This is a predicted structure of an 84-nucleotide RNA (c-di-GMP-I riboswitch aptamer) from Desulfobacterium sp. Lineage of the source: Bacteria > Pseudomonadati > Thermodesulfobacteriota > Desulfobacteriaceae > Desulfobacterium.

RNA sequence: CCAAAGAAAAGCCAAACCGUGGGUAACUACGGGACGGAAAGCCACGAGUCCGGGAAAUGGUUCCCGGAUGGUCGGGCCGCCUCU
Numbered sequence: 001c002c003a004a005a006g007a008a009a010a011g012c013c014a015a016a017c018c019g020u021g022g023g024u025a026a027c028u029a030c031g032g033g034a035c036g037g038a039a040a041g042c043c044a045c046g047a048g049u050c051c052g053g054g055a056a057a058u059g060g061u062u063c064c065c066g067g068a069u070g071g072u073c074g075g076g077c078c079g080c081c082u083c084u
Stems, first nucleotide, its partner, number of pairs: 004084001005082002012037002017032006035071001041077003045074003048069009
């Protein structure tokens, strides 16, 4: 230095819920709060799920466009420590 692994230590992030704001909505920002997390750091490329609009069908489904979701999964990039 690289890879694996995750016991310890130093730290880090922050679910649900609540408050304020943005958005048609999904959802999201900030503050409080901790369910949890070895990448729960970053990236919408693929899939899944969700929202909005449209079309076809005359059924209760399919497709298209746009958006959201990284704490749904896959993939890519970067990163702390070392009983091993």